[in-house]
RNA sequence: GCGCGUGCUCCGGGGUCGGUGUAAUUCCGAACCGGCGGUGACAGUCCGCGACCCGGCUGCCGGCCAGAUCCCUUGGCUGGCAGACGGUUGACCAGGUGGAACUCCUGGACCGACGGUGAAAGUCCGGAUGGGAGGCAGCACGCGG
Numbered sequence: 001g002c003g004c005g006u007g008c009u010c011c012g013g014g015g016u017c018g019g020u021g022u023a024a025u026u027c028c029g030a031a032c033c034g035g036c037g038g039u040g041a042c043a044g045u046c047c048g049c050g051a052c053c054c055g056g057c058u059g060c061c062g063g064c065c066a067g068a069u070c071c072c073u074u075g076g077c078u079g080g081c082a083g084a085c086g087g088u089u090g091a092c093c094a095g096g097u098g099g100a101a102c103u104c105c106u107g108g109a110c111c112g113a114c115g116g117u118g119a120a121a122g123u124c125c126g127g128a129u130g131g132g133a134g135g136c137a138g139c140a141c142g143c144g145g
Base pairs, nucleotide, nucleotide: 002144003143004142005141006140007139008138009137010135011134016030017029018028019027031123032122033112034111035049036048037047038046044110045109053087054086055085057083058082059081060080061079062078063077064076065075066074092108093107094106095105096104114126115125116124
């Protein structure tokens, strides 16, 4: 230095000006942004993954009810947390170049969880000092030839 394993850490961008209005960074006009892997060549719109949300199942912790009373067990209902699994989950065309591009170039489009809000949010606030794909990112330890 390389490979493998384990642990820890790190890793998401974007609302500015004008208009209307009692009120809008939410509407209107213009503006701005694009996680991760894959792909015959670079992708928000191709194929997948992740986050949000939903579901039953399993485990842990609780609550209520039942058998005349109390405790345990058992059964039923129910709340919280965690796990793997399942479901849901947006949007692109034309022309050009080329061996090859829904990925590049030109042109014109389109999309963006949930809750909140003096008025409807991809861009503000919040769950989130959270979760998490993936990483030829970093560090530590171990193993290998």

The RNA shown here (FMN riboswitch aptamer (RFN element)) has 145 nucleotides and comes from Actinopolymorpha alba DSM 45243. Rfam family: FMN riboswitch aptamer (RFN element). Rfam links the family to the GO term FMN binding. The prediction has a mean pLDDT of 81.